[in-house]
RNA sequence: GCAGUUGGAGGAACAGUCGCGCUCUGUCGUUUGCCAGAGUGAGGAAAGUCCGAACUCCGGAGAAUCAAGGCGCCCGGUAACACCGGGGCGGAGCGAUCCGACGGAAAGUGCCACAGAAACAAUACCGCCCGCCUCUGGCGGGUAAGGGUGAAAUCGUGGUGUAAGAGACCACGGCCGGCGACAGUAAUGCCGCCGGCGGGCAAACCCCGCCUGGAGCAAGGCCAAAUAGGGGAAGAGAGGUUGAUUCGCCUCGUUUGAUUCCCGGGUAGGCCGCAGGAGCGAUCGGGUAACCGACCGCCCAGAUAAAUGACUGUUAAUCCGUCUUGCACGGUGAACAGAAUUCGGCUUAUUUCCAGCUGUGCAU
Numbered sequence: 001g002c003a004g005u006u007g008g009a010g011g012a013a014c015a016g017u018c019g020c021g022c023u024c025u026g027u028c029g030u031u032u033g034c035c036a037g038a039g040u041g042a043g044g045a046a047a048g049u050c051c052g053a054a055c056u057c058c059g060g061a062g063a064a065u066c067a068a069g070g071c072g073c074c075c076g077g078u079a080a081c082a083c084c085g086g087g088g089c090g091g092a093g094c095g096a097u098c099c100g101a102c103g104g105a106a107a108g109u110g111c112c113a114c115a116g117a118a119a120c121a122a123u124a125c126c127g128c129c130c131g132c133c134u135c136u137g138g139c140g141g142g143u144a145a146g147g148g149u150g151a152a153a154u155c156g157u158g159g160u161g162u163a164a165g166a167g168a169c170c171a172c173g174g175c176c177g178g179c180g181a182c183a184g185u186a187a188u189g190c191c192g193c194c195g196g197c198g199g200g201c202a203a204a205c206c207c208c209g210c211c212u213g214g215a216g217c218a219a220g221g222c223c224a225a226a227u228a229g230g231g232g233a234a235g236a237g238a239g240g241u242u243g244a245u246u247c248g249c250c251u252c253g254u255u256u257g258a259u260u261c262c263c264g265g266g267u268a269g270g271c272c273g274c275a276g277g278a279g280c281g282a283u284c285g286g287g288u289a290a291c292c293g294a295c296c297g298c299c300c301a302g303a304u305a306a307a308u309g310a311c312u313g314u315u316a317a318u319c320c321g322u323c324u325u326g327c328a329c330g331g332u333g334a335a336c337a338g339a340a341u342u343c344g345g346c347u348u349a350u351u352u353c354c355a356g357c358u359g360u361g362c363a364u
Stems, first nucleotide, its partner, number of pairs: 001360010012315007020041007029034001043336001047347002050345005055216004068212005073087005088102001089100004103207002108205002110201003125147002127143007155173006174197007182189002220272004230263005237252005279298003283294004319331004323326001
C1' cells in the first nucleotide's frame, strides 16, 4: 500500500431576519382570543411493531390440573426477556473473527424426494467363489471384501482366516453408554476400567423440564352543548301580525296536552391519563464484562390533522476542482429519516471519523 475483521464516537456550531407549537409573566395591555416579553421545542434510529415489561380495563375466591402456545448447553446480569456479558461444545474461515431453537432418536409412532438391488427390514445390479447343465451362455447356492447409486449403505486401516468372504477373530484407532479418579461453581474437559457397534430427521407427532389469563392509551376515568328520542312535574294558553300597547285577525293547543321546568343516557367538544422517570450526565468504588453501588449536578418535546421551519452570513468536518503543490484558492456543506402512553431490547435504513487486530505485497 491492498484486502479483510472487530469495537467505539459523532449525526454540525455561531450570529441575524421572518414564522410556528407549548409553558410562564402582564407595566390595571386586552377580555378568552389576540398582543408584548422570557423560556423551551425530534432521532440514532423517533422506523418495523418482532420480543420483554410498566400502566389500564375485563375475567377469575385462591390454588392446582388439563388444553393451547412459547422457551430449551452452563454461570452471571436485569423489573423482565426469545435481550446482554463471560464460558463450554459443534461448525465456517489461512487468520483476525463469525455462525448455531445447542434437552431426548436406547419409550413409542411416523418420514427419508431423485438415483439405486436395497433407505430400515430385509435384500443383491455388476463382480468374486462353489456346484450342475444342453457351456462366448444358463440355472442353483454362498458372499458383502471390490465396483456402481446417493446427502446418507451396516465403524476405519492392516492382518488372521476362508472355496470366496464377513467384527467371524486379532492389533491399533473411532464412536456410543455406564462407573470411577482429577480439574472446574457448572456446562464440560482429561485419564482409567467395563459393556456395546446399521444411519438421519424432534423449526414431524411425541417425551422431559421451565414459563404464560385476555385485550390494549381508539386502554381507561371525569365534565358536558345544540338537535332529536326517553322519564317526571306543572299546565290553558303559546306564537305571529304592529314602532309600541289594547282590540281585531291568522296558526297551534286544552287529556290525541300547545307551552314551561326538572331528571337521565348517548354524540360533538373539552380535561385527565401525559412527561420527575426501571430518568440523564460527571466523579469515585466493586466486577474480566454485562452491570451494580455511593455522591454531586440537571429537568430534557408534549402537538391532536398534528408545531419543532425558511432564508442570509461566517466557520468546522467531508468531498470535488484548479495550479502557483501551499495546512493555497474556489466550490460543496450532506445521507437515512419525522415524536403521538412510557420504558428495556432486537432488527432494518443511512453518513462520516477514530482505534485495535488479521492476511498479504513492496522497501529498509
Bacterial RNase P class A from a Candidatus Zixiibacteriota bacterium, 364 nucleotides, folded computationally. The gene name in the source record is rnpB. The coordinates come from a structure-prediction model, not an experiment, and the mean pLDDT is 76. The RNAcentral record of the sequence draws on ENA.